[in-house]
Context: one part of a larger RNA
């Protein structure tokens, strides 16, 4: 490469990540209750040993084991939480020369156009209402040159 322009969504392909999903898999954690080694400490008058201490002895005192009690790791149940992964399906974005339907915008873009709201519509969008000039055109005012 200059209107034979530009340029909007839809719908179709591919391909990226995201989102939401009925669930289920992991892992970390709070909390209730269960069960409860080891081990300290408590108690032990009716168990058991024991040479020292006191006693002529009986027996007592001490010590050990036992035997019970608090606490108490692990693990179990329940219920609550954070992360991760997998996940029918559903969702809209991104990108990708030459795809399918229109033509919304851009010139008065052919209905001027945006903005905010609302109904409706295969998509741009289209109507209603309000509000703007970032509207073109004809006319008059006013200013500049």
């Nucleotide at each position: 490469c200059a209107c034979c322009g530009c340029c909007c969504g839809u719908c179709a392909a591919a391909c990226c990540a995201c989102c939401c999903g009925a669930g289920u898999c992991u892992g970390g954690u709070g909390c209730a209750c269960c069960c409860g080694a080891a081990g300290u400490c408590g108690c032990u008058u009716u168990g058991c040993u024991g040479a020292a201490c006191c006693g002529u002895a009986a027996g007592g005192a001490c010590a050990g084991c036992g035997g019970u009690g608090c606490c108490g790791a692990a693990g179990g149940u329940g219920u609550g939480u954070c992360u991760g992964g997998c996940g029918a399906g559903g969702g809209g974005g991104g990108u990708u020369a030459a795809g399918u339907c229109g033509u919304a915008a851009c010139a008065a873009g052919g209905u001027a156009g945006c903005c905010g709201u609302a109904c409706c519509g295969g998509a741009a969008g289209g109507u209603g209402u309000g509000g703007c000039u970032g509207g073109a055109u004809c006319a008059c005012c006013u200013c500049c040159u």

A computed fold for a 145-nucleotide part of an RNA from an archaeon, annotated as small-subunit ribosomal RNA, 3' minor domain. The coordinates come from a structure-prediction model, not an experiment, and the mean pLDDT is 80. Its Rfam family is "Archaeal small subunit ribosomal RNA". Rfam 15.1 lists 709 matches to the family in 491 species.